[in-house]
Overview:
This is a predicted structure of a 73-nucleotide RNA (transfer RNA) from Actinobacteria bacterium ADurb.Bin444.

């Protein structure tokens, strides 16, 4: 240098063109002397970033950036 992967909530992750979504944590609440644990509820996201496709983009296309692994040197 040149291939493939991967980037969504604080953390691990689904999600393959129309509703942004689960455990975990995180907040009140109820329960308990209390804590946990349980159970009700609730908040929290410019889908890495520019742009292009389409009526419609987290999702197809191109570009970069970042991480990783694999080739070459």
């Nucleotide at each position: 240098g040149g291939g493939c992967g991967c980037a969504u909530a604080g953390c691990u992750c689904a999600g393959u063109g129309g509703g942004a979504g689960a455990g975990c944590a995180c907040c009140u609440g109820c329960c308990u002397u209390a804590c946990a644990a349980g159970c009700a509820g609730g908040g929290g996201g410019u889908c890495g970033c520019a742009g292009g496709u389409u009526c419609a983009a987290a999702u197809c296309c191109u570009g970069c950036u970042g991480c990783g692994c694999c080739c070459a040197c």
The coordinates come from a structure-prediction model, not an experiment, and the mean pLDDT is 84. Its Rfam family is "tRNA". By type it is a transfer RNA. RNAcentral holds the sequence, with entries from ENA.